[in-house]
RNA sequence: ACCUUAUCAAGAGUGGCUGAGGAAACAGGUCCUGUGAAGCCCGGCAACCUGCCAUGUAUCGGCAACGGUGCCAAAUCCUGCGGUAUAUCCGGAAGAUGAGGA
Numbered sequence: 001a002c003c004u005u006a007u008c009a010a011g012a013g014u015g016g017c018u019g020a021g022g023a024a025a026c027a028g029g030u031c032c033u034g035u036g037a038a039g040c041c042c043g044g045c046a047a048c049c050u051g052c053c054a055u056g057u058a059u060c061g062g063c064a065a066c067g068g069u070g071c072c073a074a075a076u077c078c079u080g081c082g083g084u085a086u087a088u089c090c091g092g093a094a095g096a097u098g099a100g101g102a
Base pairs, nucleotide, nucleotide: 002101003100004099005098006097007096008095013042015041016040017039021032022031023030026080027079028078029077043072044071045070048068049067050064051063052062053061076094081091082090083089
C1' cells in the first nucleotide's frame, strides 16, 4: 500500500518553547493566524481497544481511565459525483481514526 467493519454536527488550554504559516491532496470558496500558524513539551477530552458489573447471545446497557491508540477552530469548514423538493436534505466518492484480516 490492500481488504472487512464501526464511527466521524458532542467534548477538550488565558500553560511553556519556538516563530510563519495553516484548515489531508487537487480545484473553487470561506476562514484561522505576530492578540502567535505549523511543530515539540506539558495539560486536557473522549472511550475504539482494555478492565469491572449486569445481561445471557441483543456485538445491547452501566461504571472506570493505570495501559495501547486517537483527538483538542469552524459538520471530515463547505462544494466537486448521483437523486430532486435546490436544503450545509439523502446517498456516493475521497479522507481520518479504531479494531480485525491477508